Annotation
Bacterial RNase P class A from a Betaproteobacteria bacterium, 317 nucleotides, folded computationally. The coordinates come from a structure-prediction model, not an experiment, and the mean pLDDT is 79. The organism belongs to Betaproteobacteria, within Bacteria.
RNA sequence: UGAGACGGCCAGGCAGCCGCUGUGGCGACACAGAGGAAAGUCCGGGCUCCGAAGGGCGGGAUGCGGGGUAACACCCCGGCGCGUAUAGAUGAAGGCGACGAACAGGGCCACAGAGACGAGUCCUCGGGGUCAGAGCCGAGGGGUGAAACGGGCAACCUCCAUCCGGAGCAACACCAAAUAGGCAAGCGUUCGAGGCCGGCCCGGCCGAGCUUGCGGGUAGGUGGCUAGAGCUCCAGGGCGACCUGGGGCCCAGAGGAAUGGCUGCCGUGGCGGGAUCUCCCGCCGCACAGAACCCGGCUUAUCGGCCGUCUCAGUUU
Numbered sequence: 001u002g003a004g005a006c007g008g009c010c011a012g013g014c015a016g017c018c019g020c021u022g023u024g025g026c027g028a029c030a031c032a033g034a035g036g037a038a039a040g041u042c043c044g045g046g047c048u049c050c051g052a053a054g055g056g057c058g059g060g061a062u063g064c065g066g067g068g069u070a071a072c073a074c075c076c077c078g079g080c081g082c083g084u085a086u087a088g089a090u091g092a093a094g095g096c097g098a099c100g101a102a103c104a105g106g107g108c109c110a111c112a113g114a115g116a117c118g119a120g121u122c123c124u125c126g127g128g129g130u131c132a133g134a135g136c137c138g139a140g141g142g143g144u145g146a147a148a149c150g151g152g153c154a155a156c157c158u159c160c161a162u163c164c165g166g167a168g169c170a171a172c173a174c175c176a177a178a179u180a181g182g183c184a185a186g187c188g189u190u191c192g193a194g195g196c197c198g199g200c201c202c203g204g205c206c207g208a209g210c211u212u213g214c215g216g217g218u219a220g221g222u223g224g225c226u227a228g229a230g231c232u233c234c235a236g237g238g239c240g241a242c243c244u245g246g247g248g249c250c251c252a253g254a255g256g257a258a259u260g261g262c263u264g265c266c267g268u269g270g271c272g273g274g275a276u277c278u279c280c281c282g283c284c285g286c287a288c289a290g291a292a293c294c295c296g297g298c299u300u301a302u303c304g305g306c307c308g309u310c311u312c313a314g315u316u317u
Base pairs, nucleotide, nucleotide: 001313002312003311004310005309006308007307008306009305010304012266013265014264015263016262017261018260020033021032022031023030024029035288039299040298042297043296044295045294046293047168048167049166050165059164060163061162062161063160064078065077066076067075068074079099080097081096082095100159101158105157106156107153108152109151122141123140124139125138126137127136172223173222174221175220182214183213184212185211186210187209194206195205196204197203230249231248232247233246234245235244236243237242267286268285269284270283271282272281273280274279
């Protein structure tokens, strides 16, 4: 320099005005306010309840070796296999791989072929047999096919090893109306409680229930709800995933569900026009998407931009 690959990060910036949610404050007000995927809900955990899960049966998951982790179907290191470049490399880096076991047993192996498994007889020769043959025994061969007494398939059953109780924040806990049930007590049922006739008395009408307490559940409210396998810096260990120690920091908590809108300037991309050597003006655009108990992964979506690494080949020093 050319080619082929991989990984990480940012994901428009600033200012003003008007709003929304949370916290603090008597108040004015101040501070904080989505993501790398918050998504799909596909794995694995924490947490909660049920429950007692010690063992067996059944079911499910995983599967090269070693390691990391709270755990994993994730990640790292190594091996093996597949496949990939070019004029050239018999295959670099990178990519992909359910990658244990086929003498424990069962099953399957399309088409072609006589025959696909401990089965079968297409052809030839020999033996035997026969009137002559076939069936039978032995040896050899051609052909088919991916594969013909030598195999393949376990993302077929199965075997082996390891792991797995179920349901999920609409979990669960607490406070607690009205109405209708439940229980108890008191009063009352022509000795009439109570209700209606707007408040009281009289009167009239209806009339078998009424009142109080307790308890459970519902609506509603509160907690769970964010300080955590947390973030960051330094040092040490390890090839690495990662681990250990120390310092610093607090970083959304809504819940019919906030995190938004407008304007200006700058950045950036496209188009058009004017200049035409770098410039200027106008218009349009700046993704994918959006928390809902919380983490670790995987997968999928994503306009653009920045940084780094690996391998091969050529040239030069």